[in-house]
Molecule: c-di-GMP-I riboswitch aptamer
Organism: uncultured Syntrophobacteraceae bacterium
């Protein structure tokens, strides 16, 4: 510096679920909790997915509300690939 994670250690992280907070909704923080995970640190650059206040579409004479479709400028880094950077052991 590189490729590995058998077996150890020092330690980290922390799913579901509760509880409070933010969001319009996924989902997001903090806190109790451990399902796990060796990059489950970090970043939406690419594909998936998720959600639709919002746009447009149709229905309806229209308006005003609703309903279906639609939409990513929102999210998921613990979907998978990239990027940065890092602990221990091994070769």
């Nucleotide at each position: 510096c590189a490729a590995c994670g058998a077996a150890a250690a020092a330690g980290g992280c922390a799913a579901a679920c509760c509880a409070a907070u933010c969001g319009a909704a996924a989902g997001g923080u903090u806190g109790g909790g451990a399902c796990g995970c060796a990059a489950a640190g970090c970043c939406u650059c690419c594909g998936g997915c998720c959600u639709a206040c919002u746009u447009c579409u149709c229905g309806g004479a229209a308006g005003a509300g609703u309903g279906a479709g639609u939409u990513a400028c929102g999210g998921c880094a613990g979907c998978g690939g990239g990027g940065c950077c890092g602990c221990c052991g091994u070769u």